This is a predicted structure of a 1421-nucleotide RNA (small-subunit ribosomal RNA) from an uncultured bacterium.
[in-house]
RNA sequence: CCCUUAGGGUUUGAUCCUGGCUCAGAUUGAACGCUGGCGGCAGGCUUGACACAUGCAAGUCGAACGGUAACAGAGAAUAGCUUGCUAUUUUGCUGACGAGUGGCGGACGGGUGAGUAAUGCUUGGGAAUUUGCCUUGUUGUGGGGGACAACAGUUGGAAACGACUGCUAAUACCGCAUAAUGUCUUCGGACCAAAGGUGGCCUCUAUUUAUAUGCUAUCGCGACAAGAUGAGCCCAAGUGGGAUUAGCUAGUUGGUAAGGUAAGAGCUUACCAAGGCGACGAUCCCUAGCUGGUCUUAGAGGAUGACCAGCCACACUGGAACUGAGACACGGUCCAGACUCCUACGGGAGGCAGCAGUGGGGAAUAUUGCACAAUGGAGGAAACUCUGAUGCAGCCAUGCCGCGUGUGUGAAGAAGGCUUUCGGGUUGUAAAGCACUUUCAGCGAGGAGGAAAGGGUAUUGCCUAAUACGUAAUAUCUGUGACGUUACUCGCAGAAGAAGCACCGGCUAACUCCGUGCCAGCAGCCGCGGUAAUACGGAGGGUGCGAGCGUUAAUCGGAAUUACUGGGCGUAAAGCGCGCGUAGGUGGUUAAUUAAGUCAGAUGUGAAAGCCCAGGGCUCAACCUUGGAACUGCAUUUGAAACUGAUUAACUAGAGUUUUGUAGAGGGUGGUAGAAUUUCAGGUGUAGCGGUGAAAUGCGUAGAGAUCUGAAGGAACACCAGUAGCGAAAGCGGCUCACUGGGUCUUUUCUGACGCUGAGUGCACGAAAGCUAGGGGAGCGAAGAGGAUUAGAUACCCUCGUAGUCCUAGCCGUAAACGAUGAGCACUGGUUUGGAGGGUCCUUCAUAGCCUUCCAGACGUAGCGAAAGUGUUAAGUGCUCCGCCUGGGGAGUAUGGUCGCAAGGCUGAAACUCAAAGGAAUUGACGGGGGCUCACACAAGCGGUGGAGGAUGUGGCUUAAUUCGAGGCUACGCGAAGAACCUUAUCCUAGUCUUGACAUGCACGGAUUAACCUGCCGAAAGGCAGGCGACGCCUUCGGGUGGAACGUGCACAGGUGCUGCAUGGCUGUCGUCAGCUCGUGUCGUGAGAUGUCGCGUUAAGUCGCUUAACGAGCGAAACCCUUGUCGCUAGUUGCCAGCGAGUAAUGUCGGGGACUCUAGCGAGACUGCCGGUGUUAAACCGGAGGAAGGUGGGGAUGACGUCAAGUCCUCAUGGCCUUUAUGACUAGGGCUGCACACGUCCUACAAUGGCGCGCACAAAGGGAUGCAAACUCGUGAGAGUAAGCAAAUCCCAAAAAUCGCGCCCCAGUUCGGAUUGCAGGCUGCAACUCGCCUGCAUGAAGCCGGAAUCGCUAGUAAUCGCGGGUCAGCAUACCGCGGUGAAUGUGUUCCUGAGCCUUGUACACACCGCCCGUCAAGGGC
Repeated sequence: CCCUUAGGGUUUGAUCCUGGCUCAGAUUGAACGCUGGCGGCAGGCUUGACACAUGCAAGUCGAACGGUAACAGAGAAUAGCUUGCUAUUUUGCUGACGAGUGGCGGACGGGUGAGUAAUGCUUGGGAAUUUGCCUUGUUGUGGGGGACAACAGUUGGAAACGACUGCUAAUACCGCAUAAUGUCUUCGGACCAAAGGUGGCCUCUAUUUAUAUGCUAUCGCGACAAGAUGAGCCCAAGUGGGAUUAGCUAGUUGGUAAGGUAAGAGCUUACCAAGGCGACGAUCCCUAGCUGGUCUUAGAGGAUGACCAGCCACACUGGAACUGAGACACGGUCCAGACUCCUACGGGAGGCAGCAGUGGGGAAUAUUGCACAAUGGAGGAAACUCUGAUGCAGCCAUGCCGCGUGUGUGAAGAAGGCUUUCGGGUUGUAAAGCACUUUCAGCGAGGAGGAAAGGGUAUUGCCUAAUACGUAAUAUCUGUGACGUUACUCGCAGAAGAAGCACCGGCUAACUCCGUGCCAGCAGCCGCGGUAAUACGGAGGGUGCGAGCGUUAAUCGGAAUUACUGGGCGUAAAGCGCGCGUAGGUGGUUAAUUAAGUCAGAUGUGAAAGCCCAGGGCUCAACCUUGGAACUGCAUUUGAAACUGAUUAACUAGAGUUUUGUAGAGGGUGGUAGAAUUUCAGGUGUAGCGGUGAAAUGCGUAGAGAUCUGAAGGAACACCAGUAGCGAAAGCGGCUCACUGGGUCUUUUCUGACGCUGAGUGCACGAAAGCUAGGGGAGCGAAGAGGAUUAGAUACCCUCGUAGUCCUAGCCGUAAACGAUGAGCACUGGUUUGGAGGGUCCUUCAUAGCCUUCCAGACGUAGCGAAAGUGUUAAGUGCUCCGCCUGGGGAGUAUGGUCGCAAGGCUGAAACUCAAAGGAAUUGACGGGGGCUCACACAAGCGGUGGAGGAUGUGGCUUAAUUCGAGGCUACGCGAAGAACCUUAUCCUAGUCUUGACAUGCACGGAUUAACCUGCCGAAAGGCAGGCGACGCCUUCGGGUGGAACGUGCACAGGUGCUGCAUGGCUGUCGUCAGCUCGUGUCGUGAGAUGUCGCGUUAAGUCGCUUAACGAGCGAAACCCUUGUCGCUAGUUGCCAGCGAGUAAUGUCGGGGACUCUAGCGAGACUGCCGGUGUUAAACCGGAGGAAGGUGGGGAUGACGUCAAGUCCUCAUGGCCUUUAUGACUAGGGCUGCACACGUCCUACAAUGGCGCGCACAAAGGGAUGCAAACUCGUGAGAGUAAGCAAAUCCCAAAAAUCGCGCCCCAGUUCGGAUUGCAGGCUGCAACUCGCCUGCAUGAAGCCGGAAUCGCUAGUAAUCGCGGGUCAGCAUACCGCGGUGAAUGUGUUCCUGAGCCUUGUACACACCGCCCGUCAAGGGC
């Protein structure tokens, strides 16, 4: 300077935390699916270092050499002849050149990553070396020799390849000379080299007149010394995993001597010594080329090592050397092996991990291309030759980057699609249409740059004797391009040729319809799908990205989820059972020295590329390029000296030691006391004892138990005893002698940091149980036996009882060994208690007080903590050291090791599987938890049900059908306030209708149609036929038009069809229980709490008091209706006291308003008053007054909610289904069916009764398709006839029980009335299925009801009748009314239900919850 830090989903009813799983991002040498226009730049076998056909990838030099196989030229000869042409032969003469000798190069370049955890790599150093070609310097290059290839001849072999004889050259080979600045040295000396080639020239020299042996230039050659480059060696640090690998090592470690190497060295050998490495991880096993870098990341890190670059290793596998400057050599040699090929079977040949390519493997990776034009390399003097290095092209969306697929306008918001609440909305300015443009692709034309060299000529410089040659520069001419139809530019035509993929429940941007119906399917996690799926499949629409888009795989991130930066361990995973102590880590005060750590400066290095910054070049970008910065590192060096370390010298505050005290169940050993249990012996004594919820087994007449005496034996130590004491922990308890460890207090002394912690291996201790050996054995008591309990009871209970428990000696080594809290040190408000010391004041002493030290508790501030909690005994704040944790299960299992006599202990995985497991707290619900309270909940009573007969409802059965619904309480005399037809529902059987029984609209039709009447068929519905036959308005009187109605046809009607788990409304229930909430405030991270709790009180969350709460709402109460008392007002149809009249009698009449009554308005009751209790409260108890007293009685009134409670058959309604039927009409049947079971009732079983006769007293209702008096008839139901009354007037209407008298006399009856027969009545088209009533006759069961169960607390229960609704008729049901009229309780132990508080919880679908084990099938051992 630049860049830069994000979270979400998922455990729960909800919350906070812990914790895992998962997602969003970036990336890739990728692959797969769908799709695909162009260009640039990159990349392209990650798998079998598997096997390879074919071609190419390393040659070059004739200026080193002998030469001449091929080609070309030239010459010569011969022949033919056309006399300058052809043919043949020949000559290395020339250009050149096959094979060969020789030189240089094949150690570079190119490929691959098998091996290698260090003989490697990275960074930084080091000394005992070498280095072809290249550069510099000094110097030399003299003179000889003998061979071997090629070649020729002979010859072996199929081939590969040879053998023999002979000839020959060299820069091939070998001596000789020369010899230092080289090497060796005994310091005297000794030793070591070379090669020539080419061009030019004739000045010198020699031959001799153009040549070299000469000169010159140049390329070479030898020796030495340097340089540069490359290579070899050594050291340090760094560079994976595993300890379920802990010991490894004999050339091993070192020395001496010798050898060896280019060079140091056990590199090698001989001898000597016994070392060397290792917990800072040796050895062994597994994995792996290393680095610059790359990906990711805020960074630190983590992962990785394709392409490019550096190093290493390898070249079919293993081994070996040769040559060489360099190799132990990819395209060299030898040996062995495997494989492949050739073969004449004797023998040979080969190595793509070079470039292409083939097979194979694999999810998967390209052309058997062009060129040496450029860059580079080898050889050469050079031209050149070679170069699958390289430059290019081809294939592939494999990646990155860029461009395009058109632009503007265009509302009739077209058509079509989709949807709809049917109005519309959306696709959508989108399209069409109109006006433009032409990038890219296409066609045509033009056209850079990559080219510098090289060669020719000329001039000049250098060299030289020289104008040769060579070389350099300049000028000029010539001339080299694979790519390439290049880039680029221009022209032409035309919107023309160019868009897909994924997703749309949340995370996560984007929504509807249809189909499907826990099926088909989806899914990254949570999870969708069981008939209204934004989650499956399709469609329309939308969102995102875009020549790509998704999926899969992989890495990092998010993940602070291994935490160095940057986590934890009381309860979530996690403190070793406890101590001593080794290594290690860490460590008080003062001073000096040093400079290892530390800090600063300088120097070297940290290759290039890459990243970053600033420029530049391709139109931009990707890409390329220049410069800078950076590379946080390492090494050397110079300083600083605070801190840490080291050394030295001191100190006393830590630690230890010493003096005097002191408390204690501290430890081991010996001795000893008393109580109790048991047993034994004896005495007394008699029938039981013992045990339990109740029993039994057991003991006992052979004398138990009880009681007394005595004895024996073992174990444990009541009271004291205490959140008292001691100990490291485990643990320790009668008394006592001696022995012994530790703590603590006070005051001194001495030492002088001696301290703390403590891995692993160690060492010691370590409850109970268990094991070994020997004792002991009273009680208790696993196992075992028996008895009970129980469905069973291998348990709980009881009776016995063996190991064991006890002692001695050893072993084991574990526990919820817990404070679930490692050890040590220091610091940080308080209050209070106990134990053990000391000091001080006053005092005679003691206690008390105050101060202080150690130990042990309780409460609490700050802080901490997820919270609960903790809180100077920290879970606070810091420091030091150790141990341990990383989701749940599998599992503390398997295996290995180790310890143990065994039992077992320690160490300690994985496969597989789940999306949670978990902690703390919250609200509910629940509890055979607790407390308080209430209720006909129980108790105390009264009457029932359950038994009988009948009625009625339900189940079941039956049936053609027995329509449907309701199902614990909260279905079952319920819907149904009344099924003969109708009702009524196609529930059944039959017969019919199809725009319909009912509604609306449209179109058309014919006319006079509808209504009414009649006839025929028919069970009816219905069908057929006939008769009669009313309209409005206008009118030119011809008619037109309109409405109702009919017919036909369309829309549609209809459905008591399904879904009450799609719904509204209504209802039941908890429950007339006292609860349910809100606002603001406060508390809590939060869910939530508080208020609403507590103490009293109430029927009540009613009220009062207290109070971080203060208020409010829905409920409770009150307001409303009725009833109970009184007053006022008003008196008809009601009433009649007084007055009058009348009757056989009656408010009958005149009158009256007093009374009753009626029905309006008021009063009255409020704990208002008194006393007591209570907190001076609320309130309660008692009393007075009062018609009524504490809500006076009764009713209406039903909070938030629960039960997916009930109802789609009251009604309404979404969706689905049906439409000549699931709709509509009709007749008949069914809903009433009967082996049975249940519910609710009625009537009874009798004498508190039945029957007969007589007599009395209500209330509340109803009445016109009605109630019906009176009279007559009938035994009666009823009939006939008929007054009154639309009602305080008339009628229903008699109230009944009661009361009086009489009979019955305990019996299946004078109880009871079922059933049945006969005869009747009423309603109604109709009484058979299937109504009610009457009379006579008949006269079942039943004598008070098992287990169980229901209602009721006062005008109530019980009992008695009356009325009403429904209704043609039908009431034992339902709803009301009055008459008579009790008993018991004043309690809350229990049953049931409910409310509040509290507690536990692993429940939240909430105990009808959750959940454990066995077993079956199948698999493994």
Notes: The RNAcentral record of the sequence draws on ENA and SILVA. It matches the Rfam family "Bacterial small subunit ribosomal RNA". Gene Ontology terms of the family: structural constituent of ribosome and ribosome. The prediction has a mean pLDDT of 84.